Predicted 3D model of a 1513-nucleotide RNA (small-subunit ribosomal RNA) from a sludge metagenome. RNAcentral holds the sequence, with entries from SILVA. The prediction has a mean pLDDT of 83.
[in-house]
RNA sequence: AGAGUUUGAUCCUGGCUCAGGAUGAACGCUGGCGGCGUGCCUAAUACAUGCAAGUCGAACGGGGUUAGAUAAGCUUGCUUAACUAACUUAGUGGCGAACGGGUGAGUAACACGUGGGUAACCUGCCCUUCAGUUUGGAAUACCUAGAGGAAACUUUAGUUAAUACCGGAUACGUAACGAGAAGGCAUCUUCUUGUUAUAAAAGCAGCAAUUGCUGCGCUGAUGGAUGGACCUGCGGCGCAUUAGCUAGUUGGUGAGGUAACGGCUCACCAAGGCUCGGAUGCGUAGCCGACCUGAGAGGGUGAUCGGCCACAAUGGGACUGAGACACGGCCCAUACUCCUACGGGAGGCAGCAGUAGGGAGUUUUCGGCAAUGGGGGGAACCCUGACCGAGCAACGCCGCGUGAACGAAGAAGGUCUUCGGAUCGUAAAGUUCUGUUGUAGUUAGGGAAAGCCUGGAAGAGUGGAAUGCUUUCAGUUUGACCCGACUACCAGAAAGCCACGGCUAACUACGUGCCAGCAGCCGCGGUAAUACGUAGGUGGCAAGCGUUAUCCGGAAUUAUUGGGCGUAAAGAGUGAGCAGGCGGCCGUUUAAGUCUGAAGUCAAAUGCAGUGGCUUAACCACUGUCCGCUUUGGAAACUGGAUGGCUAGAGUACGAGAGAAGUAUGCGGAAUUCCAUGUGUAGCGGUGAAAUGCGUAGAUAUAUGGAGGAACACCAGAGGCGAAGGCGGCAUACUAGAUCGAUACUGACGCUCAGUCACGAAAGCGUGGGUAGCAAAUAGGAUUAGAUACCCUAGUAGUCCACGCCGUAAACGAUGAGAACUAGGUGUAGGGGCGAACCCUGUGCCGAAGCUAACGCAUUAAGUUCUCCGCCUGGGGAGUACGUUCGCAAGAAUGAAACUUAAAGGAAUUGACGGGGGCCCGCACAAGCAGUGGAGCAUGUGGUUUAAUUCGAAGAUACGCGAAGAACCUUACCAGGGCUUGACAUAGUGUCUAAGACUCUAGAGAUAGAGGGAUAAUAGGCGCAUACAGGUGGUGCAUGGUUGUCGUCAGCUCGUGUCGUGAGAUGUUAGGUUAAGUCCUCCAACGAGCGCAACCCUUGUUCUUAGUUGCCAACAUUUAGUUGGGGACUCUAAGGAGACCGCCGGCGUAAGCCGGAGGAAGGUGGGGAUGACGUCAAAUCAUCAUGCUCUUUAUGUCCUGGGCGACACACGUGCUACAAUGGUCGGUACAAAGAGAUGCAAUAUCGCGAGGUGGAGCAAAUCUAUUAAAGCCGAUCUCAGUUCGGAUUGGAGUCUGCAACUCGACUCCAUGAAGUCGGAAUUGCUAGUAAUCGCAAAUCAGCCAUGUUGCGGUGAAUACGUUCCCGGGCCUUGUACACACCGCCCGUCAAACCAUGAGAGCUGGCAAUACUCGAAGUCGGUGUCCUAACCCGUAAGGGAGGGAGCCGCCUAAGGUAGGGCUAGUGAUUGGGGUUAAGUCGUAACAAGGUAUCCCUACGGGAACGUGGGGAUG
Repeated sequence: AGAGUUUGAUCCUGGCUCAGGAUGAACGCUGGCGGCGUGCCUAAUACAUGCAAGUCGAACGGGGUUAGAUAAGCUUGCUUAACUAACUUAGUGGCGAACGGGUGAGUAACACGUGGGUAACCUGCCCUUCAGUUUGGAAUACCUAGAGGAAACUUUAGUUAAUACCGGAUACGUAACGAGAAGGCAUCUUCUUGUUAUAAAAGCAGCAAUUGCUGCGCUGAUGGAUGGACCUGCGGCGCAUUAGCUAGUUGGUGAGGUAACGGCUCACCAAGGCUCGGAUGCGUAGCCGACCUGAGAGGGUGAUCGGCCACAAUGGGACUGAGACACGGCCCAUACUCCUACGGGAGGCAGCAGUAGGGAGUUUUCGGCAAUGGGGGGAACCCUGACCGAGCAACGCCGCGUGAACGAAGAAGGUCUUCGGAUCGUAAAGUUCUGUUGUAGUUAGGGAAAGCCUGGAAGAGUGGAAUGCUUUCAGUUUGACCCGACUACCAGAAAGCCACGGCUAACUACGUGCCAGCAGCCGCGGUAAUACGUAGGUGGCAAGCGUUAUCCGGAAUUAUUGGGCGUAAAGAGUGAGCAGGCGGCCGUUUAAGUCUGAAGUCAAAUGCAGUGGCUUAACCACUGUCCGCUUUGGAAACUGGAUGGCUAGAGUACGAGAGAAGUAUGCGGAAUUCCAUGUGUAGCGGUGAAAUGCGUAGAUAUAUGGAGGAACACCAGAGGCGAAGGCGGCAUACUAGAUCGAUACUGACGCUCAGUCACGAAAGCGUGGGUAGCAAAUAGGAUUAGAUACCCUAGUAGUCCACGCCGUAAACGAUGAGAACUAGGUGUAGGGGCGAACCCUGUGCCGAAGCUAACGCAUUAAGUUCUCCGCCUGGGGAGUACGUUCGCAAGAAUGAAACUUAAAGGAAUUGACGGGGGCCCGCACAAGCAGUGGAGCAUGUGGUUUAAUUCGAAGAUACGCGAAGAACCUUACCAGGGCUUGACAUAGUGUCUAAGACUCUAGAGAUAGAGGGAUAAUAGGCGCAUACAGGUGGUGCAUGGUUGUCGUCAGCUCGUGUCGUGAGAUGUUAGGUUAAGUCCUCCAACGAGCGCAACCCUUGUUCUUAGUUGCCAACAUUUAGUUGGGGACUCUAAGGAGACCGCCGGCGUAAGCCGGAGGAAGGUGGGGAUGACGUCAAAUCAUCAUGCUCUUUAUGUCCUGGGCGACACACGUGCUACAAUGGUCGGUACAAAGAGAUGCAAUAUCGCGAGGUGGAGCAAAUCUAUUAAAGCCGAUCUCAGUUCGGAUUGGAGUCUGCAACUCGACUCCAUGAAGUCGGAAUUGCUAGUAAUCGCAAAUCAGCCAUGUUGCGGUGAAUACGUUCCCGGGCCUUGUACACACCGCCCGUCAAACCAUGAGAGCUGGCAAUACUCGAAGUCGGUGUCCUAACCCGUAAGGGAGGGAGCCGCCUAAGGUAGGGCUAGUGAUUGGGGUUAAGUCGUAACAAGGUAUCCCUACGGGAACGUGGGGAUG
């Protein structure tokens, strides 16, 4: 510090995800040790048991135990009594219990933090200083006796003490009040003086003993320290779908109350107080030092440690006290638990352990007061679950170890393998070494604090002594931890977890087969998975490793630092304008902001830096530092405040012109429609074509007159005006704004603007009018599969007017307002100027810099800056739900969540596509010729059938295709019969010399048996065993090779350069031209490659060479080129020549085109071979090869028979025909190219014929098939189902072959079907072509060949042309497509699941309100009743004071009532989301087939349609 993920690729926007760190954690697997830490985050749920706060006998009386000596009784070793000493302690009394410890429920608050204030306060114990410590009295607990009760406990009578309680004296002082003086800052403070009020324990201990001394106490005061109380500035959560709250409320006067101020409380008076700078309400939450993260700013957290607060089962209350409204105190109420004799009682672990429960989840019912600290005490000492320690837990951090060196036969074994090897791997084994560190065991030793106490010494103080106090020395004592740590000796015992497709370091094999499973994101898995599971190997971390959860980071993804808003999410529809924010130039002043110096504070711990202590580290210690707040001194540039001026911003006055600016009233003509009348007659109207409709009752058309409503042609313009919506005939009236010009005036008066107010298209709503045309709805007619649409005919709301609502639009420049600055050019509107290349204000276009993701914007900014407002934060759910406000309604405004998803999106690029455009080509159409589709037959396919009808090919690019030959064989299929190392290959071993041909027997045959028997041995046969053979089994979607097709179409690319952020572009486009990306010209391109063309074959002309088997002009010869001869010709087959727009004319820059000449041939001469990059997962595993897989007495192999030939039917390709351009018969002429030895076969001969017999010749320019046919010359038929046509069938034959039944071809005789030119539709062909006529060959025994491949003969017609159909090429355009239109995609309905809204209601919770009831308790009143201390009184008794009781105020809980808020649930219901292959349509994306979209209204199964207005996206 970044990375992955939207796309075919790109850039951007934008979300999701990952890598890091952290945790009081939990879970999975694993686990050696130590040190230091940490450990109920959930139920503030309930708690058994033990412990957690006591202590003082030096405050008090009493009791008990022991000891001593004494006395009495006497059974002489016991009892009793008093005394002394020590120990002990129930009660009275004192101090403590308000600390320490726990928890975080409540609390949004002066609770906390921080800084101040108290002249408005208190403070036990402690310290300083001053003054005291006097004199009396009455009770009471314990105890004794009785009573009640189960208990807890209560009660009566009697007795007694105090440092318990009460009265008096004294008063340095203190408090209150009065007077005077001084001071201050208002309340006040200080001093002087007067009056009044107010204390105590003659205590306890020690020493001394004659007063006393010392210590501990006690009382009054003073100051301090410590601790608290109150007030206050500032700071830190969410929601506005919480906007108003408040009656003690805000203030005053007076009183009460408090430690103290104060509505804290009360009486009276006034009507205030808080709030958009967020009151009130609701929700959530202890706050902080700090902790985690981060570069920081921030964000998150508030465990452990420390500070503060609050709480103690829940709620209320006071008492005591210095301090509490009190965790281990009291009273009451409530809930719960326990005891009970049913009458009544007891209790509060959020102390330490522990239990139950909850939960993913958190420890021992341990030891000790040795240390630190606390309480009590004079002290010893006692208490202390605070604390110190141990135990449990890898919960965290830190440290250590599980050995080290050498060791190649690179062992065994595992895994992989191309079978060679590679790897685990120096790893192991083995040898040597260390004995560290840790564990277990054995033995021994040493060290570790602060004191108390006792004794001694010194000092201060006192008139002096002792006790005592202070300092110091010596002695003595104290350890829970502890089986501790450290040191020495012996001894070899301890590694796992996760990952390995990319991000992200690390790869192979097997298994599985969209299954099982994985997954943080992208995504893996459908038979070759580096992604699942296992193994081997590898990588990472390591006593841990992974996962889950949460927080920060990355995330500049809430942006102060540090983002945006034309099209990605985002500018409010527009203006006016209060609050608020911001604000021109020059002075003076002030010092709030700002800058700067000093001081206080910012607890400790933490963090950071340095240093030190534990062997190191974690850990610990010390020193330094620490952004804020407060006080105070200074500066004055800038901002602010005050004040004085200025004119450049803003405004006013004057003059001038422009304008569909607004409102109201009146007027005008053209057109549509309607009415009346005239003329006139059969149609009109409408459409793609029609129909509905109108019309003989007279329409349409035409003429005249009239009525009525709405809108204003031309002018008219990218023109004008307005804030926007919007505004268009003419005139008048009223009103607003802008502009220009030149002076004068005011003097910052300005800009923006939350809330607020006003305006705001169309549709829509209300009331009343109006209604010509148009026209939602509606009706009818068409179209259609349907047509709730598009088209047509009608037609109602509405459109119009007045008044009132609504408040929304693609209300758009998708661009908020204002100001300044930053090149220009050009058009246009208004004004100025004599004029100009001039000035101002508007409105358009093109462009500089700059900006932008790009497109684009560019003085009318989307540039550079400033001010203010509004808005955005992934897509969907959703502009929905609920709530609220507005509205008559429709609806508008505000505006979520659950859930779901990894993308959604913008711009641009390359393709592909379009029922987009342009150009061009092709037998593509057109123009022609001949066909197919109808018939019969042949053949192939589908389907059906079958035991089997083997398999493949499937639009074009399958279908006379694989198959250039299915009777057996072929053959792969079926039935039956056989074989199992096999029909075929290689290898081992044993054995034999035969096997085979041939003959016989059984059998359908394979096969089995018998006979027969020459030769060879590197061989062959047979047997056995195992590796293996074999497979036309599967996968053409694992492959090679081969092939089809687009297409013989003209395309497909590269290097360098240039342009672009980039994908890419350019070149290859443009203008011409060509069959052609063929060539030329131009050009940021210049070149090159694969294709095109050419080179190759053939054909057309000619020459040279050669002359047999070919040829024959001349010479002989013959029936015959038969023979001699010849090479001239034809021909054959080798090699050359020839054609190049070369020449001429025209056009053109050129390329080239048109025409001409010459030429056998003329513009690639004709034909062939030749097939670019690629497309179709195109075809083929059945030609062949091949991976994997399956099979192995069978899916292999052999044999016989059958099948591939079936037959209602459908399709393709062909043949033959339907006849006279013909059929039949007779005669007669002319080819080319191929083939031939298991062959072609002549002459001859037999047969009507197929053919038979026989065999000359020929391995071929020699022989043979071989007569070519159409043609030509004659004859006949005469338009008929025929002398056309030949299917079908009967009979008889021929040939091939082992065999012609299923199932061959051919011949002869006989038979003589359909068919009279073929519907929709559709095919081929542009010249030696179509059409037509025969011939040959391959395969092959034969042949189902009418097929295929070749050969020649005869030999046309037509092409104006490119509008249309099909296919293709180039350019361009749109796109939501990229599996690329056979694309994408919308909505209803049906199904499953999920969350959610409404819902008659139902059930809870919370906080209030009103009324009622009202415990305990304080306060107030009263005090019939009771009453020791003081007073009066001899006494009785009375008084003062106090109390019980009663009454009153307040008040917790409870009750009743109606509302509020909130949660759960609910028959049913609404929409929403998700889910490989459901239904209906096809709305959108291309002009998406009616351009789309927005608002609105109506309608419709659904997407949607239509009307009105608007946008161009």